Description
A computed fold for a 106-nucleotide RNA from Calidifontibacillus erzurumensis, annotated as SAM riboswitch aptamer (S box leader). The RNAcentral record of the sequence draws on Rfam. Of the family's consensus pairs, 91% are formed in the model.

[in-house]
RNA sequence: UUCUUAUCCAGAGAGAUGGAGGGAUUGGCCCAAUGAAGUCUCAGCAACCGGUCGAAGCAGACACGGUGCUAAUUCCAAUAGGUAGUUUAAGCCUUGAAGAUAAGAA
Numbered sequence: 001u002u003c004u005u006a007u008c009c010a011g012a013g014a015g016a017u018g019g020a021g022g023g024a025u026u027g028g029c030c031c032a033a034u035g036a037a038g039u040c041u042c043a044g045c046a047a048c049c050g051g052u053c054g055a056a057g058c059a060g061a062c063a064c065g066g067u068g069c070u071a072a073u074u075c076c077a078a079u080a081g082g083u084a085g086u087u088u089a090a091g092c093c094u095u096g097a098a099g100a101u102a103a104g105a106a
Base pairs, nucleotide, nucleotide: 001106002105003104004103005102006101007100008099013042014041015040016039017038021031022030023029025078026077027076028075043070044069045068048066049065050064051062052061053060074098080094081093082092083091
């Protein structure tokens, strides 16, 4: 990097450094000098994999190890369809595309 499977309306931030961007892409809408990204320290959340307990297994528990995460539902929409309404406008539901994370494979 590609492929497969699972999950994505829950949860959880302070300090230091840094100095203008960030929220994947596009559009929208937001966040940001009352300090963005990045980096470091500490803390926390969750429970995907391993581990331990559970006689074995299932359910479950712990949170020790490997990841991940800690503004807004993946911030909303994107494709196809349905529904309501229709002077205009604001919606709702299903789906899959893309993305993120984990585990496995090439």